This is a predicted complex of two RNAs, RNase P RNA and transfer RNA, with 444 nucleotides together. It holds a member of the Rfam family "Bacterial RNase P class A". Gene Ontology terms of the family: ribonuclease P activity, dimeric ribonuclease P complex and tRNA processing. It is annotated as a ribozyme.

């Protein structure tokens, strides 16, 4: 220098003018109350704060709130799925194991169980889980064929054909025997563990669980339009069904419990205002200690949006980045993404113009 | 804001692992019939299943991500 891998971060800046939301608010002003000089409310100069790394998708996990029953049992349904750790929790994160990809830095993995059972494996093929089509070999014979038997090496089909390959062996063959590899069982050693390594025996044998299922573990439901209070308004309505051994109770049933004295269902009518929930939190930043890391402990410091039809904006100038024209230099013109809080956090996923930094790999050149 | 549902020719639907190179009805095109039109008969064209990735030998179908549309006091105050 070229090509690439991994990680962290920014995502325009400054100034002027005009505006918006929240909060604070001396003095002045307005209003209300009375205990008559205080209290409260409003306006308001000035001060402080005002979108994101994803605020998004709403895909997971929680806080919070209600459902009287977050009581028990049996189910149904859903989720997770190598090991160890982190966390409030997780399907997330970290570290490791195994398998796969890349020359490499490094990356990817829905990665429990197929000798518990059921199911499926189209077409082709003899055969898809129990077998022999073409073949090979032996024997007999009425001899270019037929019959009986042996084999699964070769051919052929298929996505997949019953361990692979080589040698020995044999009538031909075959884990029949042997070496190496693979896989299984036993045993020894290492590791918390997944697993790895050695030795011995032996080859009894397909795939799919993102098919049902089995095993282990986890899950009550609904959601801030949850929910609470104040005010206003409406009026105790109409129809139908069942009838007290009745009906209802947030997945179903049973037990237990609770509610309604008429119950349940349908229809119809009204309100569309305010306050709280509402932002101080598993919070940010800095330091320090533990840990490979995720993360955790301690100390210091800071307060950092709360709107309700929804504020966080607009114009101008200069600078910075990129592109084009022109070029000694000035200069002129243009571009700048994805997207915007709505109860709050921890994650995941997806979108994103341009740019910065750190570490590493391969190649080339020079010293 | 939350919650729920859906996407297959032009339109409405079916198809829930292989017989699917996707079926049916209406619509469209051509021919026949008729004096003409409709109806009817015969024949034909037209969708790669919203998009991408994965599981599987094989995906419209199973799983994940994403895009678009719909329901809204007739789902929630």
């Nucleotide at each position: 220098c070229c090509a690439g891998c991994g990680g962290a971060c920014c995502g325009g800046g400054u100034g002027a003018c005009c505006g918006c939301c929240c909060u604070u608010g001396c003095a002045u002003g307005u209003c209300u109350g009375c205990u008559c000089g205080c209290a409260g409310a409003c306006u308001a100069a000035g001060g402080g704060g005002g979108a994101g790394g994803a605020a998004a998708g709403u895909c997971c996990g929680a806080g919070c709130u209600c459902c009287a029953u977050c009581g028990g049992g049996c189910g149904a349904g859903g989720g997770u799925g190598c090991u160890g750790g982190g966390u409030a929790a997780c399907u997330c994160c970290c570290a490791g194991g195994a398998g796969g990809g890349g020359c490499g830095a490094c990356c990817c993995u829905a990665c429990g169980g197929a000798a518990a059972g059921c199911g499926c494996c189209a077409c082709a093929g003899a055969a898809a889980c129990a077998u022999a089509c073409c073949g090979c070999c032996c024997u007999g014979u009425u001899c270019u064929g037929c019959a009986g038997g042996g084999c699964a090496a070769g051919g052929g089909u298929g996505a997949a054909a019953u361990g692979g390959c080589g040698a020995g062996g044999u009538a031909a063959g075959a884990g029949c025997u042997c070496a190496c590899c693979g896989g299984c069982a036993g045993u020894c050693g290492g590791g918390c563990g997944a697993c790895c390594g050695g030795c011995u025996g032996g080859c009894c044998g397909g795939g799919c669980a993102a098919g049902c299922c089995c095993c282990a573990c986890c899950c009550g439901g609904a959601g801030c339009a949850a929910g609470a209070c104040c005010g206003a308004a409406u009026a105790g309505g109409a129809g139908g069904a069942c009838a007290a051994u009745g009906g209802g109770c947030a997945c179903g049933c049973c037990c237990g419990g609770c509610c309604c004295c008429g119950u349940c269902c349908u229809c119809g009518g009204g309100u569309u205002g305010g306050u709280c929930g509402c932002u101080a939190g598993a919070g940010g930043c800095g330091g320090u200690g533990g840990g490979c890391a995720a993360c955790c402990g301690c100390c210091g410091u800071c307060c950092c949006a709360g709107a309700u039809a929804g504020a966080u904006g607009g114009u101008c100038a200069c600078c910075a980045u990129c592109c084009g024209c022109a070029u000694c230099g000035a200069g002129c013109g243009g571009a700048a993404a994805c997207a915007g809080a709505a109860c709050u956090c921890g994650g995941c996923u997806u979108a994103c113009a341009g740019g910065u930094c750190c570490g590493c790999u391969g190649g080339c050149g020079c010293a | 804001g939350g919650c729920c549902c859906g996407g297959u020719g032009g339109u409405g639907u079916a198809g829930u692992g292989g017989c699917c190179u996707a079926a049916c009805a209406c619509a469209c095109c051509g021919c026949c019939c008729u004096g003409u039109c409709a109806a009817g008969g015969c024949g034909g064209a037209g969708a790669u299943c919203g998009g991408g990735g994965g599981u599987u030998c094989g995906a419209a179908u199973c799983c994940c991500c994403u895009c678009c549309g719909g329901g809204u006091c007739g789902c929630c105050a």